[in-house]
Molecule: transfer RNA
Organism: Nanobdellota archaeon
């Protein structure tokens, strides 16, 4: 220098290909249960979808640039 993959909730990851309400598990808070706690059950809060711009009625998704991590090539 070139190519590919990854970046989404506190953590681990879906949704992306094929644009249409941002989700699951764990964790956290509250309640039930319990002598207390744990387990179990119920409820709730999670978030500029890495950053900037473009396309569109509408972008996590498509396009361009940039940043970071990993891998490959020269």
């Nucleotide at each position: 220098c070139c190519c590919g993959c990854u970046g989404u909730a506190a953590c681990u990851c879906a949704a992306c290909c094929c644009g249409g309400u941002a989700g699951a598990g764990u964790g956290c808070a509250c309640g039930g249960c319990u002598g207390u706690a744990g387990a179990c059950c119920g409820u709730g809060a999670u978030g500029u979808u890495g950053c900037c711009g473009g396309u569109u009625c509408a972008a996590u998704u498509c396009c361009g640039g940039c940043c970071a991590g990993c891998g490959g090539g020269a």